Description: The RNA shown here (FMN riboswitch aptamer (RFN element)) has 106 nucleotides and comes from uncultured Bulleidia sp. Of the family's consensus pairs, 100% are formed in the model. The prediction has a mean pLDDT of 87. Its Rfam family is "FMN riboswitch aptamer (RFN element)". Gene Ontology term of the family: FMN binding. NCBI's taxonomy places the organism under Bacteria, Erysipelotrichia, Erysipelotrichales, Erysipelotrichaceae, Bulleidia.
[in-house]
RNA sequence: CUCAGGGCAAGGUGAAAUUCCUGACCGGCGGUAAACCCCGCGACUCUGCAACAGCAGAUUGAAUUGGUGAAAUUCCAAUGGCGACAGUACAGUCUGGAUGAAAGAG
Repeated sequence: CUCAGGGCAAGGUGAAAUUCCUGACCGGCGGUAAACCCCGCGACUCUGCAACAGCAGAUUGAAUUGGUGAAAUUCCAAUGGCGACAGUACAGUCUGGAUGAAAGAG
């Protein structure tokens, strides 16, 4: 210096919902037998320094069983679970902060 996030098809109720219901779909970065749910990190959020900026700190979701193998909570099979804040008919998926920031990669 460059790059660095994906996703409600179809249907139901309703005055109104991609927010509820049936169902569908998605999974940042590093490590390690190839990982959304093992370990760690980033982001969001919160707190302090009056405020902005910046810096420091805190919090930070969810998995079991069977199989193969030298080795896998990572592969294969089955069943299950999780997902910041603000707005709005209650949102992982819409809109917004964000044409931002950043783990990190080159």